The prediction has a mean pLDDT of 77. Bacterial RNase P class A from Marmoricola sp., 376 nucleotides, folded computationally. It matches the Rfam family "Bacterial RNase P class A". Rfam describes the family as follows. Ribonuclease P (RNase P) is a ubiquitous endoribonuclease, found in archaea, bacteria and eukarya as well as chloroplasts and mitochondria. The model forms 97% of the base pairs in the Rfam consensus.

RNA sequence: UGGGCUGGCCGGGCGACCGCGUUGGGGGCAACUCCACCGAGGAAGGUCCGGGCUCCACAGGGCAGGGUGGUGGCUAAUGGCCACCCGGGGUGACUCGCGGGAAAGUGCCACAGAAAACAGACCGCCUCCGACUCCGGUCGGCGGUAAGGGUGAAACGGUGGUGCAAGAGACCACCAGCGCGGCGGGUGACCGUCGCGGCUAGGCAAACCCCACCUGGAGCAAGAUCAGACAGUGAACGUUCGAGGGCGGCCCGCCCGAGUUCACGGGUAGAUCGCACGAAGGUUCCGGCAACGGAACCUCUAGAUGGAUGGUCGCCAACUCCGGCGUCGUGAGGCGCCGGGGCGAACAGAACCCGGCCUAUGAGCCAGCCCGUCCG
Numbered sequence: 001u002g003g004g005c006u007g008g009c010c011g012g013g014c015g016a017c018c019g020c021g022u023u024g025g026g027g028g029c030a031a032c033u034c035c036a037c038c039g040a041g042g043a044a045g046g047u048c049c050g051g052g053c054u055c056c057a058c059a060g061g062g063c064a065g066g067g068u069g070g071u072g073g074c075u076a077a078u079g080g081c082c083a084c085c086c087g088g089g090g091u092g093a094c095u096c097g098c099g100g101g102a103a104a105g106u107g108c109c110a111c112a113g114a115a116a117a118c119a120g121a122c123c124g125c126c127u128c129c130g131a132c133u134c135c136g137g138u139c140g141g142c143g144g145u146a147a148g149g150g151u152g153a154a155a156c157g158g159u160g161g162u163g164c165a166a167g168a169g170a171c172c173a174c175c176a177g178c179g180c181g182g183c184g185g186g187u188g189a190c191c192g193u194c195g196c197g198g199c200u201a202g203g204c205a206a207a208c209c210c211c212a213c214c215u216g217g218a219g220c221a222a223g224a225u226c227a228g229a230c231a232g233u234g235a236a237c238g239u240u241c242g243a244g245g246g247c248g249g250c251c252c253g254c255c256c257g258a259g260u261u262c263a264c265g266g267g268u269a270g271a272u273c274g275c276a277c278g279a280a281g282g283u284u285c286c287g288g289c290a291a292c293g294g295a296a297c298c299u300c301u302a303g304a305u306g307g308a309u310g311g312u313c314g315c316c317a318a319c320u321c322c323g324g325c326g327u328c329g330u331g332a333g334g335c336g337c338c339g340g341g342g343c344g345a346a347c348a349g350a351a352c353c354c355g356g357c358c359u360a361u362g363a364g365c366c367a368g369c370c371c372g373u374c375c376g
Base pairs, nucleotide, nucleotide: 001372002371003370004369005368006367007366008365009364010362012316013315014314015313016312017311018310020039021038023036024035025034026033027032041347045358046357048356049355050354051353052352053219054218055217056216060252061251062250063249065215066214067213068212069211070084071083072082073081074080085099086097087096088095089094100210101209105208106207107204108203109202122149123148124145125144126143128141129140130139131138132137157175158174159173160172161171162170176200178197179196180195181194182193183192184191185190223273224272225271226270232264233263234262235261236260237259244256245255246254247253280299281298282297283296284295285294286293287292319342320341321340322339323338324337325336326335327334328333
């Protein structure tokens, strides 16, 4: 100096004018008005996971359903995070994985191809038989053959040899892979190594399925309180011969039980709480590779309900381009100052709260690491 990988930071500052909301204080009968404090985010977003909180249900058993899926750890919890393992990619920093089981069973494998999973003769190769022959072969037939060609995402181990009419794990050597057993290392996933075996076992489980573990339902329009309004009518079933309801999938079983359901008609849609001190934030230290945990001190930080948190102007920071000067360096080059120009902010926006994930996004900035180029 060029390209790249990973992690992080900021999400502008000051001033003037205009404007909005909560709360507190003052004025006003009231509508309203004046003053002061405070007033969005890194994602407040998507609502994809997990939890707190609230209500319903909380004798029990079984079946079904749903979810998760390498190992160990972290956490309130997770499908999140950290570390490691295995596999793929990259020269590398690093990165990606919808990562249990396909030698339990069933099923599927498009197109092409003769054949797609208890394999398979289209071309080719070969023995034999027959016919023809220009004596090189050619054609036809019964068979053999998976070495070669061709098709395909995939054709039932690879290389070399023996063998054979031609061939083939048919046999042999080595290699790859699989299973079993032993030894060593590791908490473990797994790794290393030795021996034996049959000679080989295709893919798909986000197809059914099997294995292990987890799993009540609904959500702040939860839920509670206060105030206020209204008008009933009809039908069906039923009161121990029990309708109906609950155990929010079903069954058994258990419990409650005098009202329940439907249709038409009528009424209301206001206020307060929930609701802002919480797995909270910041700094320092300690433990841990890390996620994270612990201790001490400090801080209090939006609560709207048609939904406030904004707008305009000026100056500046930061970054960058051009020119000049100075300085450092052997050099490639670095740094500073001055003048002028450019840019000077995107995505978006709380609505019960929190932890994640994902997605959107700007003038920009920082750190570590990797591979090159140039100079000494």